[in-house]
RNA sequence: CCCUCGAAAGGGCACACCUGGGAAAACCCAGGGCCGCAAAGCCACGGAUCCUCGCCUCUUCGCGACGCGCGCCGAUUGAUCGGGCCCCACGAAGACCCACGACCGCCGGGUUGCCGAA
Numbered sequence: 001c002c003c004u005c006g007a008a009a010g011g012g013c014a015c016a017c018c019u020g021g022g023a024a025a026a027c028c029c030a031g032g033g034c035c036g037c038a039a040a041g042c043c044a045c046g047g048a049u050c051c052u053c054g055c056c057u058c059u060u061c062g063c064g065a066c067g068c069g070c071g072c073c074g075a076u077u078g079a080u081c082g083g084g085c086c087c088c089a090c091g092a093a094g095a096c097c098c099a100c101g102a103c104c105g106c107c108g109g110g111u112u113g114c115c116g117a118a
Base pairs, nucleotide, nucleotide: 012037013036017032018031019030020029021028022027035105041111042110043109045108046107047106049102050101057095058094059093060092061091062090064088067086069085070084072083073082074081075080
């Protein structure tokens, strides 16, 4: 002189929880609070975890028009009528799935940074 560690000093942040607000939710913001944190500063790059408004698909219920549909039922014996089923549309409820969402105080990574004892 350089690297590593992190005592002391000055400080910093703010878990849970409470209040108010935002969001469909996870969660976020502000105030209080203070479990803890040497990066508990910032970044969603990788992994992990979390939520499910909307879309798709499926189920049930309600409602309704149409039909070159139905080996359905009935009437009538002429191929017509009525009912039912199917199909479809709308509405409601539920199921399922996905991050494009959340999270840096889960881990890794990137980046910036106060002090510098042994």